About this RNA
The RNA shown here (c-di-GMP-I riboswitch aptamer) has 99 nucleotides and comes from Tumebacillus permanentifrigoris. The sequence was found by an Rfam model in a public genome assembly. Taxonomically the source falls in Tumebacillus (Bacteria, Bacillati, Bacilli, Caryophanales).
């Protein structure tokens, strides 16, 4: 340096749930709490997954009209990330021990 995590030391993180706050939502922050984790440290520029308020597309109507275009509206719905998830894969850095 690469590999491995059986035992050990010092320790570390914190799922569900609850409270408060933020957000349209997904989800996030803080506190309580521990299901688990050897990278459950970091990265959302790769894949994957979640969400759709705003916005865009699909739509409807009017004038003119050969076509193109232009104006107005857009409730419900469908699709789309500029939103989110690393405790899904991946990338990257690192403590201790072993041989």
């Nucleotide at each position: 340096a690469a590999g491995u995590g059986a035992a050990a030391a010092g320790g570390g993180c914190a799922a569900a749930u609850c409270a408060u706050g933020g957000g349209a939502a997904a989800c996030c922050a803080u506190g309580a709490g521990a299901c688990g984790c050897a990278a459950a440290g970091c990265c959302a520029c790769g894949g994957g997954c979640c969400u759709u308020a705003c916005c865009c597309a699909c739509a409807u109507g009017g004038c003119a009209a050969u076509u193109u275009u232009u104006c107005a509206u857009g409730a419900c719905g469908u699709g789309g990330a500029u939103g989110g998830c690393a405790g899904c894969c991946g990338g990257u850095u690192a403590c201790c021990a072993c041989a």

The model forms 95% of the base pairs in the Rfam consensus.